[in-house]
RNA sequence: AGCUCAUCGAGACCGGCUGAGGGACAGGCCCAGUGAAGCCGGGGCAACCUGUAGCGCACACGCGCUGUUGUGGUGCCAAUUCCUGCGGAAGCGAACGCGCUUCCGAAAGAUGAGUG
Repeated sequence: AGCUCAUCGAGACCGGCUGAGGGACAGGCCCAGUGAAGCCGGGGCAACCUGUAGCGCACACGCGCUGUUGUGGUGCCAAUUCCUGCGGAAGCGAACGCGCUUCCGAAAGAUGAGUG
């Protein structure tokens, strides 16, 4: 790399350097010289693992839940994963073809843990 599982409508900035792009991809729609992306310093959020407090289960190893806990490891700090993409259902509008809206399921993506 790949594979498996879980989650993804909440939350979170201030400076310095630099100087035109960025939001995964495509189509939209947004952000951006009132400074993008990147790098650096500091700060914060709390998704997972870990640590920790309480409660419960359990013979035990351990497991589950809650936390106003933030110890450590990653991650994150515009917009629902910004919306849509493929399939299905319902409703509405239509002469057919179709279009719009809502919901559900997938695919893709991101993050974490495990495996590798």

SAM riboswitch aptamer (S box leader) from a Wenzhouxiangellaceae bacterium, 116 nucleotides, folded computationally. It matches the Rfam family "SAM riboswitch aptamer (S box leader)". A reference for the family is Grundy and Henkin (1998), "The S box regulon: a new global transcription termination control system for methionine and cysteine biosynthesis genes in gram-positive bacteria", Mol Microbiol. Rfam's curators write: The SAM riboswitch is found upstream of a number of genes which code for proteins involved in methionine or cysteine biosynthesis in Gram-positive bacteria. Its family is annotated with regulation of gene expression in the Gene Ontology. The sequence was found by an Rfam model in a public genome assembly. Lineage of the source: Bacteria > Pseudomonadati > Pseudomonadota > Gammaproteobacteria > Wenzhouxiangellaceae. The coordinates come from a structure-prediction model, not an experiment, and the mean pLDDT is 80.